[in-house]
RNA sequence: AUUGCAGACCACUCUGUCGCGGCUUUUUAUCGAAUUACGGAUAAGAAGAUGAGGAAAGUCCGGACAACGCAGCGUGCUACACCACCUAACGGAUGGGGGACGAAUCGUCGUUCACAGAAAGUGUCACAGAAACUAUACUUCCAUGCUCCGGCAUGGUAAAGGUGAAAACGUGCGGUAAGAGCGCACGCCUUUCGGUGGUAACAUCGAAAGGGGACAAACCUUGUAGGUUGAAAUGCCAUGUACAUUUGGAUUCGGUUUCGAGUCGGGUUACGCGCCUGAUUGCUUUGGACGUCUUGUCCGGAGCAGUCCAAAGGGGUAGGCAGAUAGACUCUGUCGGCGACGGCAGGGCUAGAUAAAUGACAGAGCGCUCACUUCGGUGAGUUGACAGAAUCCGGCUUAUCGGUCUGCACUUUUU
Numbered sequence: 001a002u003u004g005c006a007g008a009c010c011a012c013u014c015u016g017u018c019g020c021g022g023c024u025u026u027u028u029a030u031c032g033a034a035u036u037a038c039g040g041a042u043a044a045g046a047a048g049a050u051g052a053g054g055a056a057a058g059u060c061c062g063g064a065c066a067a068c069g070c071a072g073c074g075u076g077c078u079a080c081a082c083c084a085c086c087u088a089a090c091g092g093a094u095g096g097g098g099g100a101c102g103a104a105u106c107g108u109c110g111u112u113c114a115c116a117g118a119a120a121g122u123g124u125c126a127c128a129g130a131a132a133c134u135a136u137a138c139u140u141c142c143a144u145g146c147u148c149c150g151g152c153a154u155g156g157u158a159a160a161g162g163u164g165a166a167a168a169c170g171u172g173c174g175g176u177a178a179g180a181g182c183g184c185a186c187g188c189c190u191u192u193c194g195g196u197g198g199u200a201a202c203a204u205c206g207a208a209a210g211g212g213g214a215c216a217a218a219c220c221u222u223g224u225a226g227g228u229u230g231a232a233a234u235g236c237c238a239u240g241u242a243c244a245u246u247u248g249g250a251u252u253c254g255g256u257u258u259c260g261a262g263u264c265g266g267g268u269u270a271c272g273c274g275c276c277u278g279a280u281u282g283c284u285u286u287g288g289a290c291g292u293c294u295u296g297u298c299c300g301g302a303g304c305a306g307u308c309c310a311a312a313g314g315g316g317u318a319g320g321c322a323g324a325u326a327g328a329c330u331c332u333g334u335c336g337g338c339g340a341c342g343g344c345a346g347g348g349c350u351a352g353a354u355a356a357a358u359g360a361c362a363g364a365g366c367g368c369u370c371a372c373u374u375c376g377g378u379g380a381g382u383u384g385a386c387a388g389a390a391u392c393c394g395g396c397u398u399a400u401c402g403g404u405c406u407g408c409a410c411u412u413u414u415u
Base pairs, nucleotide, nucleotide: 001411003409004408005407006406007405008404009403010402012365013364014363015362016361017360018359020051021050023048024047025046026045027044028043029042030041031040053386057397058396060395061394062393063392064391065230066229067228068227072273073272074271075270077226078225079224080223081222082096083095084094086092097115098113099112100111101110102109103108116221117220121219122218123215124214125213138161139160141156142155143154144153145152146151169187170186171185172184173183174182188211189210190209191208192207193206194205195204196203197202234322235321236320237319243313245312246311247310248309249308250307251306252261253260254259262280263279264278265277266276267275268274281305282304283303284302285301286300287299288298289297290296329348330347331346332345333344334343335342336341366384367382368381369380370379371378372377
């Protein structure tokens, strides 16, 4: 110096003219209020400071905040899953550990991981192959017997060969009828125990017991977490009307001044239980039984009205205020930490619209593209990316023209 990777910042700049939004101050006019008062509302003008992002996007996570629920239990459902740490919290970030792949060569580096459990159970592994979870014997090998000398039968075997991604740990020696962890040595893997290092995950060393695999983004098991809704939330004020309608469910019992049980609903969360809560009233008529001491007691049925509730149909309103921007905020310095980040001190205030403002024009510069070049520059062009707040904040994901800076790695050059 080039290239690659990672991270941080900027996201056209300046000047002038005109124009928009809210805030503060002030002037004028009108209205209102009122004399221990003036403070308010509307309209017009002037001045001041200020006004869309790194993603404002997606709505994927987590919260703040608001409302409901006495906020509980069980089941379901969903999400996460190595260790430590950061945070308000997270499925996020930071730093480690381990696996896989690639490069390197003997130091390691890069990328990536949906990284709890296969020794609780169930299940899948096509085709090929004898056989892929109670594995199995196709070719071959060995023993015995028979033989028409081609082979056949019985038994043993899993060493060699074949199929396959994968075939019952690997290599060597011994042993055997032939073989086999059958025995031995050295290795590999799993589990357990112990030593050393580490906060830990783990690493390393030793010993013992064992030895077919893969898959849980297959069902499943274990652990942790989760109340719901969502700013069109929610709260308040004003205005206005019609429920005179239809259908369905409930309208019960015991005890005494108010309680309990039941029934029909409502709320709470997907369901169940629990909990909270509304109604449970009056009249008419009729059947039966007992008794008749003179109209009583008990058990039913039907109807009407009312009340609570759920639907159908119908009616009214659509205005205003709050929420709504001082915050898990930001800048500088310093201390601690490998780091994310945290502590301390000091400074700053920086949109709040409601159909939705934050813009237009001109000039110059910068940037980019193309052409030329004596490599100093010159000329021309250029809507200069992705894109626009809507309760707010922290992450993740996606889109994106270019520029500056920092770190690491490879290569090259110079000293």
The RNA shown here (Bacterial RNase P class A) has 415 nucleotides and comes from a Saprospiraceae bacterium. It matches the Rfam family "Bacterial RNase P class A". The family's RNA type in Rfam is ribozyme. Rfam links the family to the GO terms ribonuclease P activity, dimeric ribonuclease P complex and tRNA processing. Lineage of the source: Bacteria > Pseudomonadati > Bacteroidota > Saprospiria > Saprospiraceae. Its mean pLDDT, the model's own confidence on a scale to 100, is 75. The sequence was found by an Rfam model in a public genome assembly.